[in-house]
This is a predicted structure of a 1400-nucleotide RNA (small-subunit ribosomal RNA) from an uncultured bacterium. The RNAcentral record of the sequence draws on ENA and SILVA.

RNA sequence: UUAGAGUUUGAUCCUGGCUCAGGAUGAACGCUAGCUACAGGCUUAACACAUGCAAGUCGAGGGGCAGCAUGAGAUUAGCUUGCUAAUCUUGAUGGCGGCCGGCGCACGGGUGAGUAACGCGUAUCCAACCUUCCCUUUACUCUGGGAUAGCCCGGUGAAAACCGGAUUAACACCGGAUGGUUUCACAUGACGGCAUCAGACUGUGAAUAAAGGUUACGGUAAAGGAUGGGGAUGCGUCUGAUUAGCUUGUUGGCGGGGUAACGGCCCACCAAGGCAACGAUCAGUAGGGGUUCUGAGAGGAAGGUCCCCCACAUUGGAACUGAGACACGGUCCAAACUCCUACGGGAGGCAGCAGUGAGGAAUAUUGGUCAAUGGUCGGAAGACUGAACCAGCCAUGCCGCGUGAAGGAAUAAGGUCCUAUGGAUCGUAAACUUCUUUUGUGCGGGAGCAAUAAGGGCCACGUGUGGUCCGAUGAGAGUACCGUACGAAUAAGCAUCGGCUAACUCCGUGCCAGCAGCCGCGGUAAUACGGAGGAUGCGAGCGUUAUCCGGAUUUAUUGGGUUUAAAGGGUGCGUAGGCUGUUUGGCAAGUCAGGGGUGAAAUACCGGAGCUUAACUUCGGAACUGCCUUUGAUACUGUCAGGCUUGAAUUCGGAUGCCGUGGGAGGAAUGAGUAGUGUAGCGGUGAAAUGCAUAGAUAUUACUCAGAACACCGAUUGCGAAGGCAUCUCACGAAUCCGACAUUGACGCUGAGGCACGAAAGCGUGGGGAUCAAACAGGAUUAGAUACCCUGGUAGUCCACGCAGUAAACGAUGAUAACUAACCGUCGGGGAUAGACAGUCGGUGGGCCAAGCGAAAGCGAUAAGUUAUCCACCUGGGGAGUACGACCGCAAGGUUGAAACUCAAAGGAAUUGACGGGGGCCCGCACAAGCGGAGGAACAUGUGGUUUAAUUCGAUGAUACGCGAGGAACCUUACCCGGGCUCGAACGGCUGGUGAACGACACAGAGAUGUGAAGGUCCUUCGGGACGCCAGUCGAGGUGCUGCAUGGUUGUCGUCAGCUCGUGCCGUGAGGUGUCGGCUCAAGUGCCAUAACGAGCGCAACCCUUGUCACUAGUUACCAGCAUGUCAUGAUGGGGACUCUAGUGAGACUGCCGGUGAUAAAUCGGAGGAAGGUGGGGACGACGUCAAAUCAUCAUGCCCCUUAUGUCUUGGGCUACACACGUACUACAAUGGCUGUUACAGAAGGAUGCGAAAGAGCAAUCUGGAGCCAAUCCCCAAAGGCAGUCUCAGUUCGGAUUGUGGGCUGCAACCCGCCCACAUGAAGUCGGAAUUGCUAGUAAUUGCAGGUCAGCAUACUGCAGUGAAUACGUUCCCGGGUCUUGCACACACCGCCCGUCAAG
Repeated sequence: UUAGAGUUUGAUCCUGGCUCAGGAUGAACGCUAGCUACAGGCUUAACACAUGCAAGUCGAGGGGCAGCAUGAGAUUAGCUUGCUAAUCUUGAUGGCGGCCGGCGCACGGGUGAGUAACGCGUAUCCAACCUUCCCUUUACUCUGGGAUAGCCCGGUGAAAACCGGAUUAACACCGGAUGGUUUCACAUGACGGCAUCAGACUGUGAAUAAAGGUUACGGUAAAGGAUGGGGAUGCGUCUGAUUAGCUUGUUGGCGGGGUAACGGCCCACCAAGGCAACGAUCAGUAGGGGUUCUGAGAGGAAGGUCCCCCACAUUGGAACUGAGACACGGUCCAAACUCCUACGGGAGGCAGCAGUGAGGAAUAUUGGUCAAUGGUCGGAAGACUGAACCAGCCAUGCCGCGUGAAGGAAUAAGGUCCUAUGGAUCGUAAACUUCUUUUGUGCGGGAGCAAUAAGGGCCACGUGUGGUCCGAUGAGAGUACCGUACGAAUAAGCAUCGGCUAACUCCGUGCCAGCAGCCGCGGUAAUACGGAGGAUGCGAGCGUUAUCCGGAUUUAUUGGGUUUAAAGGGUGCGUAGGCUGUUUGGCAAGUCAGGGGUGAAAUACCGGAGCUUAACUUCGGAACUGCCUUUGAUACUGUCAGGCUUGAAUUCGGAUGCCGUGGGAGGAAUGAGUAGUGUAGCGGUGAAAUGCAUAGAUAUUACUCAGAACACCGAUUGCGAAGGCAUCUCACGAAUCCGACAUUGACGCUGAGGCACGAAAGCGUGGGGAUCAAACAGGAUUAGAUACCCUGGUAGUCCACGCAGUAAACGAUGAUAACUAACCGUCGGGGAUAGACAGUCGGUGGGCCAAGCGAAAGCGAUAAGUUAUCCACCUGGGGAGUACGACCGCAAGGUUGAAACUCAAAGGAAUUGACGGGGGCCCGCACAAGCGGAGGAACAUGUGGUUUAAUUCGAUGAUACGCGAGGAACCUUACCCGGGCUCGAACGGCUGGUGAACGACACAGAGAUGUGAAGGUCCUUCGGGACGCCAGUCGAGGUGCUGCAUGGUUGUCGUCAGCUCGUGCCGUGAGGUGUCGGCUCAAGUGCCAUAACGAGCGCAACCCUUGUCACUAGUUACCAGCAUGUCAUGAUGGGGACUCUAGUGAGACUGCCGGUGAUAAAUCGGAGGAAGGUGGGGACGACGUCAAAUCAUCAUGCCCCUUAUGUCUUGGGCUACACACGUACUACAAUGGCUGUUACAGAAGGAUGCGAAAGAGCAAUCUGGAGCCAAUCCCCAAAGGCAGUCUCAGUUCGGAUUGUGGGCUGCAACCCGCCCACAUGAAGUCGGAAUUGCUAGUAAUUGCAGGUCAGCAUACUGCAGUGAAUACGUUCCCGGGUCUUGCACACACCGCCCGUCAAG
C1' cells in the first nucleotide's frame, strides 16, 4: 500500500469499446464577491515598436579646462571707504563635460527560434590544454626614443560624420641591456605509468621582460594554489521501415600546417576503407536536466515560476579587440523592414524594465529606492546598477478570518404543497430580549529590517594590520503591531436535485421550445425542458470549457490473449538470433555481500524552529532506488579445458504403404468412321419445345480410330511436410516403423530475413482435343428471367516447358520436449505361437469420459490440462484488406498497408419464446364425402361513399356492416334552422319578501311562453310551519374531449389443454427439471418409467334441462273401471289407475364377459338395459394476447363551456341517392301454383289487456260483449291428407312498381306507418371468379309465439311439425396442441435486411 459504476440482450454469461465518479493547471469563460498573508501573471506573432531608463568608473595614470564653486587680480556700480553686487582675467585650488590611457563592458537581465547533438544527464579521463582580477613563494623593476588624440587653424557636407595642417603628455607605443628562470634542439635517462610514453638530476646551444608613482599602490619573469573555462570517452536520451542502404575528406596511415590543446580541424601523398536490421541514411517533432502532476507501485504525461547547463539576440555571414566573445544595449558585409534627407547620402534593432500597436479565449505600472543583499570601477569617500528590495493591478492559485452568539412558539402573517372545516413545510428561522466586537470606522501610540562606513577610543602584535566599543544612514511607512471609543453595526453566493450521484413536489409547455457527460428525456397528468416552493453539495467562491494522469489488467515487466469473440504464417528446409542433457576442474564477465568516491542547492519525506495560527520561510536528519571504483563469495548463468551416454545422428537386419519421377501395358465406357440388319420416329422434360431423322436417324451387329478417366476391391483403411496421392507392371529415388545396441559423443530445438514446394481457376509458347463445359446461341419457365431446366457449343479440361503464389490452403487449433486415471476398437512391427489371453513400440480413430481447463459449446495422453523454449499474430465496429507509395508479375493480380469521417456499439456461446414454402406425432365441418345456400334478379335492412342547413354519435380483417337500436311520424334525439330562459328543465341547504296550494276561462303567438282573470282561503302552542312565487347566495348542468389516464362490462384466440408454484436437484447465469419419454385419452385424462416429490388455476365432476322408472301429491289437468246425462262433449257423481303437472329419489360405474396390451392404464367386441363408454343440450371461459371495444348504459381522474358546448320549444333531419359492399326475405316453378275439403303441436302472452259466441262487410275491419288477473277464459298453426285444375309458357310461375278506393292506430300518417280490395304485372328461366353453413332429431323445409310496441317485423329471441345424405381417409388448404431442428427475428416473418433509382 490496490474500491468501482452506466451502456450491446426479451433475459444471461463472456469478449469488447464508449462514458462517469478522483486529482492537477502559468489557465480561460459565466454568475457572484468582505478582509489579510504568501505565491504567480503573453502558453498566441523569435510579430512590429513611439518615449524614458537598463554600464559605467578611475583626477591617487595623462594632457587639459567647456560649465560650477573657491581664491587672487582688474574694471564698473551702490555707497556705511571696506563691504556688497555685476562684468572681465587667471588652472592657482576644489572638482570636472569632452579627449588619451587603465579596468569593466564575455557578469548580471531576457527568450526558447534553432538543435535528435557529446546538446543535455551521469560517470571517467586530459601523460593533449588555457585561466584577467585573488592568495602563497622567489627574483627583478636599468637605459633610451619617436609619435598621437584632444586643444588650435583651415576645409567638405543638409546631416551623420570626415579630411588636411601645426603642436603636446602619459602607467599609450617602440629600441637596447640583464636574464637565475621559461620555451625549443641534442645527449643522459632514476622513481613511475596505461600503449604511444613520462621524466628528476646534469651538460651544450638558441630565443625572450618591465612603468612608474604623491611610497598607499603598481609593473615584469617564474613556480604553486584557487576559481572559471576548453577537449575526449562509456552509458542513457522522441516518432516513422509506406525512409534500406549511406559515405570520397569519406575511414585509416606517413609527413606537414594550424590551435591554448588533441584531432581530416586543414593540406600533399598512400591504402580502400568506415557506418548499418542491436535500425545507418532520410523525414517529422522537440531546448536538456534537477524537478512537476498522476499512480498502490511499475509506469504515463509535462518541463511555466526557482536552480544548473546549452543555444540565440531583426535574418544570414565574418572576423577584430581581449585572460575570456566570434560579443543582446561593439565593428564590418549582405538582405528585409522602419525612420531622416537639401535625393548626393545617412540612422536603427525592447527575446533588458516599464509601455504601445497587432495577434488572441487570455496575462499587470511608461511607480519608488539603492535602506538591505549583490555586482563594476575606485586607495577611499563615493558613483553607477529596471540586478535586487519594495509598492501598484488581477479571487489566477493556496492558507487563514469574518458575515454574529445565547435565549425566544400565537409554530403569527405570507409563500408553497396536500388525502384540503384540517394539516405539512420555509421554521427558532424572523420579530423581540440579553450579550460579544474578530472585522469596520474614528482617535492615539508605534516597530524590527541597521550590519556598519568615514572617523575616534581601547587592546594585541608592531613601519601597518587584526579584534573590540562608540559612531551617519530606512524606499517600503506612520505600514505591521498595540491601546481606546462606537455599534450587529459594513459583508453570501453558485451549482445541482431521472440513473450513475447526495437532494421532490406544483404550475407552464405539448417531439414545440428546449436539455444532454453516457444511457437518454419532451408527441396534454414531464421528479429529465422553463418558472416557483423546498431540498442537497460546496462556500468568497461556485459551475462550465480545455489539457494531463488515474480508473484502463484497454499494450498486460509487475499484469492479457490467439478452436468458435480481434488474433497460428498454406507447408517445409534453413541463416542470424534466442534457448539448450549429464559430470569434473579452472576463471570470475553476469550475480551476491562489505568498503570508498560521486549522486549541487532547492523540491518531496520525517523531526524541530520563526511569522498570533496556517499557507509560507528556515534548521537538522534520512533519502536520492543511479554511476564509477575496490575487496571478497562461487550455488546458478557464462567462458576455458577434460570426461559420459540417456537427446540427436550413423551402421546392420527385417517390414510397410493410392509416397514421388520416368517408361511400358490393359479392359470397360464415350464419341467418331466404314459396312450390314431395320423403319419412323428419336431425344428431352414437371409438361414441352429447340435439336437429330425417309439424303434412313434412334436401336442393333461387325471391324477400325481417338483422347481422357481408371468400376468392383474401398473401409471409421493407408502414405505424404503441406498442397495432395487409387488399373497393372518395370526402373530409379525418398520416407517411416520395428529389432540389434556396433559407431560418433550434445553434433540438439526453434527460426526474423532468405530459399524451395504449393489445389483449382488463370497467363505465355508448342502439341492434343473423346468427354464435360465458363462465354455464346436457341428452346422453355416467368410479370420480367441477362438464372435455375433442356438442345447445342468455344476457351478450358489432357501433355511438355515456363509464369503465377492464392483458397473455409480448416483440426478455423504453430513447432519441439516432458508429465498427468481407466475402458473399448483398428493398421504396421516385434514377442508368443495355441484360431486363447495378457503385456510392448509406432501410427490412426470412436464412445462414456477421471482430474484439470474453458464464457459456454466443448477439450480431455493426437489437450483447448500442467510446465519449458522459440517463432508468428491480435488490441471496438464501419471506412478497408480500400487509397497512396514501394516491391513482385506478360497481364490478371499478389505482398506490404493507412487516414479523414462516422457509430455506441459490432461480436461469441448459451437460454426462453415467436417464426420456417424444416421434420415427427395429434386434433378440429379444416380438407375430403355429401346436403342446402349466398355471389346474378327485385325488394328489405345495415355500412361505405356522395349529397345536405342537418343527413347526430359510436362499431371497421378474422373479432364492424338485420351491430349499440328488444322496434326514429311528434316524443325518443344526442343533429340542423328559427324563437325564448340565465338559480336556470330537475334536486338540496341558507337568508329576505310575499302569497294557501290550486287555478276554470279569455286574448296574442308556430309553440315555448306572455298578459288578464272568475273562483278557492290550509295547519298553528300565534313564535311559526307545510306548500308555492319572487330576489340573493352556496352547490348546478354538459350524449363536450381523452377507452392511449381508468373502474366495470364485453369480444377473440378458445371449451384450445394448457398456465404456474413450494421444496429438492442441475447450471457461473438467464434458465432447466417437474410439465420430458412409452402406451392411452375429448382432455397436463390416466398408467408405467423417471432427480424429482407434491400442490394450485384450468380439464372432468358438482348445477339446469331433456330421455327411463319408482315414490309422494291430485286442480283448473286426466278418465281405465263403476254410475248419471246429452244429438254431441270428463258435461256430472266419483276415481288416483294412465297421460300430465311438480317435488323427491333410482339409474350408467368400462360394473359384467371375451380378445388385445408391459401383469398397468386402456382399447375393441358382446350381454343386459330407456340410455354405454362424457347419453343429447345448456350455464360455466385458466395464465395471458390484441394500448381489441365501450367516457353515448353506468361510474370516474384531468382538461374544456357557464346569457352557453346548459336548458325549453315550432319545424326539419337521422328515411337524401349516380354508385359500391355485407346480411336477410321472396322467387325463377310441376317434389310446383291455384281452388275446394279435412287433420295434428309446443312454448309463450293477456286488465289502458286478451277478447268468445252472434251479426255487418269481398276484405282489412267494425258492431258486440260472454268469459278470464288465467293447467279454468281468450289468442292459436302451416307444410301434410283427399279431390279437382293448370301442362312447361316469362306461364294460372314471380310478385316489384304504380293507380284508384278503403280500414286501423294516433294531437297529427305530406316529408315518413301498417293493413285490405280492385286494377297494373318490372326484373328474374338457378346465377362468373371466388365463397359459406351443417355429422342426427342435425341439415333442409313448414308454420306458431314472445319481447319492443299507441301503431309499425322479411329482424331478433324462442317453440314445435315433417325430416335426409355422407365421412374412404389425413396427401393437401386453414386454425390449434406437443416434441425436435435452424435462426442475423424479440414491435417477435405484417420480422429483419440488401441493392438500384429519386428527393434532400
Its Rfam family is "Bacterial small subunit ribosomal RNA".